[in-house]
Model confidence (mean pLDDT): 83 of 100.
Small-subunit ribosomal RNA, 3' minor domain from an uncultured bacterium, 145 nucleotides, folded computationally.
The RNAcentral record of the full RNA draws on ENA.
Rfam family: Bacterial small subunit ribosomal RNA.
Context: one part of a larger RNA
């Protein structure tokens, strides 16, 4: 570069991250139940034993089994939590030179705008309330000359 100007939204086209989702696959947390390996630790009418006691029986003690109480890992069902993925779906950002139109910004060619509420490819569009961050044109009131 200054209305041959600015500038909105739908589509339509690459790309980037995101949100929902039947599901699916991991991770990790705790409870419930079931089962329960070694071992301390307790019980013990069963076996057993050189030191202590006793002439001896036999006791004291010790080891074996046995039983139980905790309890590793293992099963079995139902949770929190979190990671990845997922067919399909929302919008959202970016991108000189697509396609519809033309909503705003002059009175932008229905004044704009807010809220609400129906409506439409789409910017919107229309009803009803607010508002002036609206142009003009008149009239009133105040200021300064």
């Nucleotide at each position: 570069c200054a209305c041959c100007g600015c500038c909105c939204g739908u589509c339509a086209c690459a790309c980037c991250a995101u949100g929902g989702a039947a599901g699916c696959u991991g991770g990790u947390c705790a409870c419930g139940c079931c089962c329960g390996a070694a071992g301390u630790c307790a019980u013990u009418a069963c076996c057993u034993c050189a030191a202590c006691c006793g002439c001896a029986a036999g006791g004291a003690g010790g080891g074996g089994g046995a039983u139980g109480c905790c309890u590793a890992a293992g099963g079995c069902a139902g949770g929190g939590c979190u990671a990845g993925u997922g067919a399909c779906u929302g919008g959202g950002g970016u991108g000189a030179a697509g396609u519809c139109g033309u909503a705003a910004c002059a009175a932008g060619g229905u004044a704009g705008c807010c809220g609400u509420a129906g409506g439409g490819g789409a910017a919107c569009c229309u009803g009803c309330g607010g508002u002036u961050g609206g142009a003009u044109c008149a009239c009133c009131u105040c200021c300064u000359u």